This is a predicted structure of a 1572-nucleotide RNA (small-subunit ribosomal RNA) from a Verrucomicrobiota bacterium. Its mean pLDDT, the model's own confidence on a scale to 100, is 83. NCBI's taxonomy places the organism under Bacteria, Pseudomonadati, Verrucomicrobiota. It matches the Rfam family "Bacterial small subunit ribosomal RNA". Gene Ontology terms of the family: structural constituent of ribosome and ribosome.
């Protein structure tokens, strides 16, 4: 000392919340136990235990300390006799006096009223715990020994008389007793005074001797038989004897008294404190020591180890917590203490300054005859008041205790008991089995069911507690009374003590406990159910009602309010408030921290203090070990036992971790005392250094003067302006003046403790390095207070002023602009000499030592190798950087210069805000500095890194994004959609881009939803039941109206059948229900739109990181593209791009009608018209074809690509088109359909008629025509694709100027139907409001429709507005693109289409480039943003509460001094008055009262400080509050980089100024590092 094995005891959990997540820091909250509790809902029994915690606040009533007749005199009653006297009713009553007995008793004395019982105000103290002393003390009653109690006195109360008074009581006369009180003897003994021994502790203590002197006492009672006195003849006395009681000594026991060491609260924003104060020396006083008190000398005494002062408090054993160490409390039990209405004081007395005793003062209170008197529940009940809140005016002394007594006994609100309160532990119980149509009913439901639930009805059984009846303990031991034993004595007497026997004591209580009976019969609630935290659905409400321990729930689907049902937990209790401990390691001793989280003084020097090298001795204080005493019982623990268990009692045991003594042991530590040389330090020597002072010197350069030369401008700015200049500026030359500050050398270079320090030269002067040796020998470290130095900038005082420059003018900027910018400028800056005492004063990193892998710059110095020297290289020491292992860190980072590992010592921290601020000190001239709070409010505030957004941050790239072009829009006229207005309605959405020719691919009616009005109510439509009808159904008609609808007539008489009105079908009542374009696109499916066809967005598995996450995807290149390729701790892979598919370009194969016609035949006025044909074109199907394949370059000697060519119809994704990632936008849409939830039901639902939707001072978007000549008219004349048709398309022909009509050949289509136009060719117009444009408005007429008034279209005739290319601003387009031409379709009766969707035809210009605008991507970088910049957030003002600070007074506490006054009282003097005991014959002494002085003194007066509350005109700053006001200060380069001290100035936030700092972003440049 490890290790195995066995046994026993014990033993420590966390969670929620800061974020978009994530690690830490840190606060906050919870989950545990506990109470003298209280409160809210609820309440059967029982045993134990507790119960005024505030008003120490006032009490009404009872009770709570008496008791002794065996101390004394007295007095009363009764008993029983004697003797009288009276009355008679002749024995009876009354009454006087006597004996003897009991029995009560006021007074006098004795004891005891200082215990017991309450209650905690005071007290920070020897108050209390522990543990010693007392050689410095007392102790009645008890024990125990030793001696003794002789023998006199005067008194007093009581009674009696008399006075006073309301009372309470008092006062005088007279008379009496004692165990009451006083002498006197005696004195074992005490004490004091001498001596001697012995012993200890300084004083000293013990014994022991000899004298002198002084000290005592009380008797009561009980028996006794000889003797003796007395005798009222009854007895009494002496004597003997027992008992109790006295006196003195001694020692015990119990109790006290006083000292001392130790030990336990806050506060320094109490720092000095004390004059009887600290000793001393004498004497007082006390039981005793002693400044206790006092005279008188001395100046001393206590304090940073906290005095003194303030606030708080009984205090312990214990109690509660807690794994423990702690922490918190001190109820009930128990030990001490203080207190008794407040203050003060003596007395008796062993014992008291006395809870229920006194005197005095004060309050308060009751009583009074107004003169005075009386009282103290913080003892048991009680009662009032405060309060959240604590009991009965209860029964016994039958037990235990206690007090007096010889007892018997009496007296005790200590005490046993019982009552009341679920107030706290413990126990019981409220029922057990069985029982499924899973009954009814609730309640949810997806409509099947599901739950409550074996749960309850119903069956069979028990029978505890309650409830009746009944029997019924123990707690009782004593103590009396006889008898008998023993002791005692002279005694068989008393007396004590023991056995025996008898009749006796119980409050609780007829109670515990026991029997019997009867019946499931009389006994269950509270809280929660959103996480934490176990338990979940409906349904009301709808940021309201409310909940809430913390986070946080409620704004129309709330498991969070509120209620139902359902479930969880406890359980006669459950919550819930308040308190403590605990979780909290959140004060960390055990068991924290301090670069950035809160946290190292701004630096040094040093006091006290804590800490300290090597070796050798003594010592034994810490330390250790062993013993002894002590550590009260109770509690806690263990074991055993007694209550039926258990709570709770008993008994034993162990622990009480402490303290004290003695004896050892001595490693380490201390302490003496020798030594050493490693630590520190002195000495030599030598060289580096912007360390410090002072004192003189220089040059450059800026201003300024003066003078010369010379002109019109100069200065400034983003751009101007203010400003200076024709009086000569600016430029320039000389020459002078003053002050400042000292370019390059300058360097993560140097020296200083820090602040800082930079021209040169002189003088003094402080460190610090290096190298050798000698010297001291531990002299060392650190460091509270203290003290010294301390950057800008303030500040006095006195110089100085050149340049800068706060404040201030002035000019710009701007909305403003007290800023930024520009002109000027004063303090200032500077010297001297003082004050100030602060900084981002930072390496945000205290100082000292050691120990711990490396690399490479630097600056001093030293040694070695080399060399002829210099460089060089090597090793070392001291300093300064950088990079990095280990290890450390929350991370970031430190990383031998540690933020590693240790040791020593000091400062500092404990949530955010209030606040480093108020208030006190001290400090300052003044600004200020220094120390430092609380109320109050928050649930965070913070740190470090991640992923994103953002940035008026960087780089890279890309887009008709800009740039270079064309052609519009924004002017005009009209179309047409929006806003507005306006209306009876002008239905409804859509609102930046990405709403506004959008839904709407067709609003005259219809539609359609609005808006009048008429109507209809199972409806217009859908299902099913009830009852009826079938004369179903359909058709056909009147009336009335606008019409729907209402009221009616007539036809017509269904269908199958199993023959049943059975089944279908129809109506018409009535019920379910339908209906809704009503509400929510923020409860929803769908579907869109939109960043954007941008290149992105993800996963798996590895890997790094505590973690979120990263890596992959970034990096080199290239691409349209995360396209590819290289390199990589990544390797793979998904949606995305791309391809794969549509159409278009080329070709070839087949194919051949309705399409086509080259050849070949036929034919026509003409036409592929015909026969044939597949050559072309075309239709349609399948192929071919582009892939950077192929050259050349270029990319590095590789890739991937990029350039150019070639070939090819096509060349580099050929063109276009579907196709749209993860998500965004609570985007759009409940009126397209769906569809939850809510609303309406004779209406928010349906019919119909007429309006409306088209309303117009006006604005805006999107289009058409235009404004002319590249044009416009007329005429001629060429060429097309797509696509559409049967209520359609609609041809040749006629008729009309036309719009259109007759009219029907063909066409359900490659067959029939559609005249393209621009262009072109010819001609006219001539630049004009026009042969321009073309609205408006007249007239006609045509067409569709039931109907064109509002309200289509088209056509002709006629009219003929604006408009002559459009501010500011803005839009679309890179090619078959844009511009510009016509044509076809859908919707559709018809039409507002000029829109929209195709199509063909004609057909161009530019693009240097990417600096800038927008958008977008991909990387970095700051960030206080994460609803992500339309973010976040700061101050003033205004409002409302809320605490607080100041503040003239105003009122209270508390205390300190001055002084006044002094009660009752002790002690002194005094006592002229008064007195019984003693002395004395007396006088009169002693003694002693009363009275009086003294002194100290309570209360109280008064001035005067201090400290501490309360309040309060006014005032100040802070917090909180809804969406208020002005502005933007902070974050981003936050738009002037912030931030720190300081001084000015400004509404405000904040600006300048000087100096620092980096906790600044960008770019540069040096220097060091790392790879290479």
């Nucleotide at each position: 000392a490890c290790a195995u094995u066995u046994a026993u005891a014990c033993g420590g959990a966390g969670a929620g919340u800061u974020u978009g997540a994530u690690u830490c820091u840190g606060g906050c909250u919870c989950a545990g136990a506990a109470c003298g509790a209280a409160c809210g809902c609820u309440g059967g029994c029982g045993g134990c235990g507790u119960g005024g915690a505030u008003a120490a606040g006032a009490c009404a009533u009872g009770c709570a300390a008496g008791u002794c007749g065996a101390a004394c005199g007295g007095g009363a009653a009764u008993u029983a006799u004697g003797a009288g006297a009276a009355g008679c009713u002749u024995g009876c009553u009354u009454u006087u006096u006597g004996u003897a007995a009991u029995u009560c008793u006021a007074g006098u004395g004795g004891c005891g009223g200082a215990c017991g019982g309450g209650u905690g105000c005071g007290u920070a103290a020897c108050a209390c715990g522990u543990g010693a002393g007392c050689a410095a003390c007392c102790u009645g009653c008890c024990c125990a020994a030793a001696a003794g109690a002789g023998g006199g006195g005067g008194a007093u109360a009581g009674c009696c008389c008399g006075a006073g008074g309301a009372a309470a009581c008092u006062c005088g006369g007279a008379u009496u007793a004692a165990u009451a009180c006083c002498g006197c003897g005696u004195a074992u003994g005490g004490u004091a005074c001498g001596g001697a021994a012995a012993g200890g502790c300084a004083u000293c203590u013990u014994u022991c001797c000899a004298g002198u002197a002084u000290u005592a006492a009380a008797g009561g009672u009980g028996g006794g038989g000889a003797u003796c006195a007395c005798u009222u003849c009854g007895g009494u006395g002496a004597c003997c004897u027992g008992c109790c009681g006295c006196u003195u000594u001694u020692g015990g026991a119990u109790g006290g008294g006083c000292u001392c060491g130790c030990g336990g609260c806050c506060u320094a924003u109490c720092a000095g404190c004390u004059u009887g104060u600290u000793g001393g020396u004498g004497a007082g006083g006390u039981a005793a020591a002693g400044g206790c008190u006092c005279a008188c000398c001395a100046a001393g005494g206590c304090u940073a180890c906290g005095a003194c002062g303030g606030g708080u408090a009984a205090c312990u054993g214990g109690u509660c917590u807690g794994a423990g160490a702690g922490g918190a409390c001190g109820a009930u039990c128990a030990g001490u203490c203080a207190c008794a209405c407040u203050g003060g004081a003596a007395c008796u007395g062993a014992g008291a300054c006395a809870c229920g005793g006194u005197c005095c003062a004060g309050a308060c209170a009751c009583c009074u005859a107004c003169g005075g008197g009386u009282g103290g529940c913080a003892g048991c009940a009680g009662u009032c008041g405060a309060g959240a809140a604590u009991c009965a005016u209860u029964c016994g002394c039958a037990a235990u205790g206690g007090g007096g007594g010889a007892a018997a006994c009496c007296c005790u609100g200590a005490c046993g008991g019982u009552g009341c309160g679920a107030c706290g532990c413990c126990g019981c119980g409220u029922g057990g089995a069985g029982g499924a149509u899973g009954a009814a009913g609730g309640c949810c439901c997806u409509a099947g069911g599901g739950u409550c639930g074996u749960a309850a009805a119903c069956u069979c059984c028990u029978g505890u507690c309650a409830u009746c009846a009944g029997a019924g303990a123990g707690u009782a031991a004593g103590g009396c009374u006889u008898a008998u034993c023993g002791g005692u004595u002279a005694a068989u007497a008393a007396c004590c003590g023991g056995u025996a026997a008898g009749a006796u004591u119980g409050a609780u209580a007829g109670u515990a406990u026991c029997u019997g009976a009867a019946g499931a019969g009389g006994a269950a609630g509270g809280g929660a159910c959103g996480g934490c935290u176990a338990a979940c659905u409906u349904c009301g409400u709808g940021c309201c009602a409310g909940c809430a321990g913390c986070c946080g729930c409620g704004g129309u689907a709330a498991u969070a309010c509120g209620a139902a049902g359902g479930u969880c937990c406890c359980a006669a209790g459950c919550g819930u408030u308040g308190u403590u401990c605990g979780g909290a390691u959140u004060u960390a001793c055990u068991g924290g921290g301090c670069g950035u989280a809160a946290a190292g003084c701004g630096u040094g020097c040093g006091u006290a203090g804590g800490c300290g090298g090597c070796g050798a001795g003594g010592u034994a204080a810490g330390u250790c070990a062993g013993a002894u005493g002590u550590g009260a019982a109770a509690u806690c623990c263990c074991a055993g036992g007694g209550c039926u268990c258990a709570a709770c009692c008993c008994u034993g045991g162990a622990a009480c971790u402490g303290c004290a003594u003695c004896c050892g042991a001595u490693a380490c530590u201390g302490c003496c005392c020798u030594g050493c040389u490693a630590g520190a330090g002195u000495a030599a020597u030598g060289g580096a250094g912007g360390g410090g002072c002072a004192u003189c010197u220089g040059g450059a350069a800026u201003u300024c003067a003066u003078g010369g030369u010379g002109u019109a401008g100069c200065a400034g700015u983003g751009a101007a302006a203010u400003g200076c200049g024709u009086a000569g500026a600016u430029a320039u030359c000389a020459u002078g003046a003053g002050g400042a500050a000292c370019a390059c050398u300058a360097g993560u270079g140097g020296c200083g403790a820090a602040g800082g320090c930079g021209a040169g030269a002189u003088g003094c002067u402080g460190g610090a390095c290096a190298u050798u040796u000698a010297c001291u020998g531990a002299c060392g470290c650190u460091g509270a207070g203290g003290u010294a130095c301390g950057a800008a900038g303030g500040c006095c005082a006195g110089g100085g002023u050149a340049g800068c420059g706060a404040a201030a003018a002035g000019g710009a900027u701007u909305a403003g602009a007290u800023a930024c910018c520009c002109u000027u400028g004063u303090a200032g800056u500077c010297c001297u000499g003082g004050c100030a005492g602060u900084a981002a004063a930072c390496g945000g990193u205290g100082c000292u030592c050691g120990c711990u892998u490396g690399g490479u710059g630097u600056g001093g110095g030293g040694a070695g190798g080399u060399u002829c020297g210099a460089c060089c290289c090597u090793c070392u020491c001291c300093g300064u950087g950088c990079c990095g292992g280990a290890g450390c860190u929350a991370a970031c980072g430190c990383g031998u210069u540690a933020a590693g590992c240790g040791a020593g010592c000091c400062g500092c921290c404990u949530g955010g805000g209030g606040a480093g601020u108020a208030c006190g000190g001290u400090c300052g001239c003044a600004a200020g500095a220094c120390u430092a709070a609380a109320a109050c409010u928050c649930a965070a505030a913070g740190a470090a890194a991640u992923u994103g957004a953002c940035g008026g941050g960087g780089a890279c790239c890309c887009g008709c994004a800009c740039a270079a072009g064309c052609g519009g829009u924004g002017g005009a006229g009209u179309a047409u959609g929006u806003g507005g207005c306006u209306u009876a309605a002008u239905u409804c959405g859509a609102u930046g881009c990405a709403a506004c020719g959008c839904g709407a691919a067709g609003a005259a009616c219809c539609u359609u939803a609005c808006c009048u009005g008429g109507g209809u109510u199972u409806g217009a439509c859908a299902u099913g039941c009830u009852u009826g009808u079938c004369a179903u159904a359909u058709c056909c008609u009147g009336a009335u109206g606008a019409a729907a609808g209402u009221c009616g007539g007539g036809a017509g008489u269904c269908a199958c059948u199993u023959c049943g009105g059975g089944u279908g079908g129809a109506c018409a009542u009535g019920c379910a229900c339908a209906g809704g374009u009503g509400c929510u696109g923020c409860a929803u499916g769908g579907c869109u739109g939109u960043c954007g066809u941008c290149a992105g967005c993800u996963c798996g598995u590895g890997u790094c990181g505590u973690g979120a996450g990263a890596u992959g995807u970034u990096c080199g290149g290239u691409u349209a593209a995360g396209u590819c390729c290289g390199g990589c701790a990544a390797c793979g892979a998904g949606c995305g791009c791309a391809a794969c598919c549509c159409c278009u370009g080329u070709g070839a194969a087949c194919u051949g009608u309705u399409g086509c016609c080259a050849g070949c035949g036929a034919g026509u006025a003409a036409u592929g018209u015909c026969g044939g044909g597949g050559a072309c074109u075309c239709u349609g199907u399948u192929c071919a074809g582009a892939c950077u394949g192929c050259c050349g370059g270029u990319a590095u000697u590789u890739a991937a690509a990029c350039c150019g060519g070639a070939g090819g119809a096509a060349g580099g994704u050929g063109g276009g088109g579907a196709c749209g990632a993860c998500g965004u936008c609570a985007a759009g849409u409940c009126a397209g359909u769906a569809u939850g939830g809510c609303c309406c039901u004779u209406a928010u639902a349906c019919c119909c008629a007429g309006g409306g939707c088209u309303g117009c001072a006006c604005a805006c978007g999107u289009a058409c025509u235009a404004c002319a000549a590249u044009g416009c008219c007329u005429a001629g004349c060429a060429c097309a694709a797509u696509g559409a048709g049967a209520u359609c398309c609609g041809a040749u022909a006629c008729c009309g100027c036309g719009a259109g009509g007759u009219g029907g050949a063909g066409g359900a289509a490659a067959u029939c139907c559609u005249g393209a136009a621009a262009a072109c060719u010819a001609g006219g117009c001539u630049c004009a409001g026009u042969u321009c444009g073309g609205a408006u408005c007249g007239g006609a007429g045509g067409c569709u429709g039931c109907a064109a008034c509002u309200c289509g279209c088209c056509u002709c005739c006629g009219u003929g507005a604006a408009g002559u290319u459009g501010g500011a601003a803005u839009c679309g387009c890179u090619a078959g693109u844009a511009a510009u031409g016509g044509c076809a379709c859908a919707u559709c009766a018809g039409c507002u289409a000029c829109g929209g969707u195709g199509c063909c035809g004609u057909g161009a210009a530019u693009a240097c480039g990417u600096u800038c605008c927008c958008g977008g991507g991909u990387c970095u970088u700051g960030u206080a943003c994460a609803c992500a910049c339309c973010g976040c957030c700061c101050g003033u003002c205004a409002c409302a509460u809320c605490a607080u600070g100041g503040a003239a007074g105003c009122u209270g506490g508390u205390c300190g001094c001055g002084c006044c006054c002094g009660a009752a009282g002790u002690a002194u003097c005094u006592g002229u008055g008064c007195u019984a005991a003693c002395c004395g014959c007396a006088a009169g002494g002693a003694a002693g009262c009363a009275g009086g002085a003294u002194c100290c003194u309570a209360a109280g007066g008064u001035g005067u400080a201090a400290c501490u509350g309360g309040u309060a005109a006014c005032u100040g700053g802070g917090a909180u509050g809804a969406a208020g006001u002005c502005g933007u200060a902070a974050c981003a380069a936050g738009g002037u980089a912030g931030c720190c001290g300081u001084a000015g100035g400004g509404g405000a936030a904040c600006c300048u100024g000087c100096g620092g700092c980096u906790g600044g972003a960008u770019c540069a440049c040096c220097u060091c590092c790392u790879u290479u």